[in-house]
Context: one part of a larger RNA
RNA sequence: UGACGGGGGCCCGCACAAGCGGUGGAGCAUGUGGUUUAAUUCGAAGCAACGCGCAGAACCUUACCAACCCUUGACAUCCUUGGACCGCUAGAGAGAUCUAGUUUUCUCGUAAGAGACCAAGUGACAGGUGCUGCAUGGCUGUCGUCAGCUCGUGUCGUGAGAUGUUCGGUUAAGUCCGGCAACGAGCGCAACCCACACCCUUAGUUGCCAGCAGGUUAAGCUGGGCACUCUAGGGGAACUGCCCGUGAUAAGCGGGAGGAAGGUGUGGAUGACGUCAAGUCCUCAUGGCCCUUACGGGUUGGGCUACACACGUGCUACAAUGGCAACUACAGUGAGUUAAUCUCCAAAAGUUGUCUCAGUUCGGAUUGGGGUCUGCAACUCGACCCCAUGAAGUCGGAAUCGCUAGUAAUCGCGUAACAGCAUGACGCGGUGAAUACGUUCCCGGGCCUUGUACA
Repeated sequence: UGACGGGGGCCCGCACAAGCGGUGGAGCAUGUGGUUUAAUUCGAAGCAACGCGCAGAACCUUACCAACCCUUGACAUCCUUGGACCGCUAGAGAGAUCUAGUUUUCUCGUAAGAGACCAAGUGACAGGUGCUGCAUGGCUGUCGUCAGCUCGUGUCGUGAGAUGUUCGGUUAAGUCCGGCAACGAGCGCAACCCACACCCUUAGUUGCCAGCAGGUUAAGCUGGGCACUCUAGGGGAACUGCCCGUGAUAAGCGGGAGGAAGGUGUGGAUGACGUCAAGUCCUCAUGGCCCUUACGGGUUGGGCUACACACGUGCUACAAUGGCAACUACAGUGAGUUAAUCUCCAAAAGUUGUCUCAGUUCGGAUUGGGGUCUGCAACUCGACCCCAUGAAGUCGGAAUCGCUAGUAAUCGCGUAACAGCAUGACGCGGUGAAUACGUUCCCGGGCCUUGUACA
């Protein structure tokens, strides 16, 4: 100087507390461990692995296994030789491929030759999702959006170092004020950026319809208009600016006015010096090592979907604040090549009826049968629909998670990837709470200080 302490002081955070809803019990979905297997490809491992890489494994993907094939190779450059290439037919085969037959003679150039493509040969080489993330780049996670991390000059100290950065206040903040052997500066904080919330203005179609006409069963439907809504460009607006109190006449803090918004307005983007030899050689790049008739390449089939079991993350329930039936209303993203024009477009909510506390008109697993769709192909192994079947489950032990407001909870909708496949992911809107006395305690973090046989 650090690190550590079941040392001390101060402070913060959904850290506790106060609340609301879950997980842990059931069934299923999904990931992981284990076991099994010819193979169940590989990676990820406390927080920070486990609906993670995978924005989608029937073939392909695919890296794994079995069998059958190829060896200058599926791909690139160079050399030599030959030829257009492509294609078509038949046979064998699971196919890759093999065999036989057939058709055709490319472009430029006077020519020599050159170029593109194909085939054969030769070796230089190709190829490797093989190993090492403890050789690396790049990218990423995490502490943590925590308030810290440093430097120049000066001063102090023999020196390691200290000071500044400590102290008194204050802040979300090393934020600001005051003091001080320090004075300044940099990376961070904040602001500058984007969106939302208010107003003005410009513009007025595909949007809108107040006033004026026409018109309809109904309807911005038509003329017309751009007031309003809205759209999308530009401005304004919030700064503790004003008042009172408090404070040290400071920084600030408490209250108030005005205001759409008030003290960081709300949300996002933004992640300092560094830590974990954290993760990734299977995105990519790359040193070294290794394979080279195979650890490379092709094909068919299988596997990644196995199943005594254990764990994580979810979905659906156990019902009456409900189930079922009928009627009926209101969104916002977004996508479709173009489209404020056309299409895709809700559910909870509301009204009425019924069920009457049951393993039920709850719950829907499982299984039988029948179909639809996608796709060469749904057996291993897809989704959906109909009929029948109707399992566990009556609110879950110890324990444990999320959340402070348009949040939690609840309800549906859209998108990416995708032939098909969503309870996942990422977005969107509808309905819309409760609680926070407080910081003693648990966890994590920051500053100061103290002890140390630790570095």
This is a predicted structure of a 455-nucleotide part of an RNA (small-subunit ribosomal RNA, 3' major domain) from an uncultured Rhodobacteraceae bacterium. The prediction has a mean pLDDT of 81.